RNA sequence: UCUUAUCGAGAUGGGUGGAGGGAUCGGCCCCGUGAAGCCCGGCAACCAGACAGGAUGCAUAACCCCGUUCCUGGUGCCAAAUCCGGCAGGCUCUUGUAGCCUGAAAGAUGAGA
Numbered sequence: 001u002c003u004u005a006u007c008g009a010g011a012u013g014g015g016u017g018g019a020g021g022g023a024u025c026g027g028c029c030c031c032g033u034g035a036a037g038c039c040c041g042g043c044a045a046c047c048a049g050a051c052a053g054g055a056u057g058c059a060u061a062a063c064c065c066c067g068u069u070c071c072u073g074g075u076g077c078c079a080a081a082u083c084c085g086g087c088a089g090g091c092u093c094u095u096g097u098a099g100c101c102u103g104a105a106a107g108a109u110g111a112g113a
Stems, first nucleotide, its partner, number of pairs: 001113007013040004020030003024086004041078003046074003049069003053065002082106001087103006093096001
């Protein structure tokens, strides 16, 4: 960089640290009643593992599909919907710097290349 799946659930506590953080732009927020980072802890179930079922099959094998599990390994995650919007289309009436719906784009994470 490409492909593909998911993104309204969950965790949000302790130690350390000492001023930032929420990708980007705009908004709106969080934060010395302690930000980021690091360690512990926790959540989850993407991959591996374990277990059960299905399909195929000569087969109680492998591969494939689906489910359960979370003791173990690889990641990930732990304010707010991916915090909201940004682009396109549609709907509403109070016609606005409005509200709502759908889709895209962008982003994040996993797996594969």
Molecule: SAM riboswitch aptamer (S box leader)
Organism: soil metagenome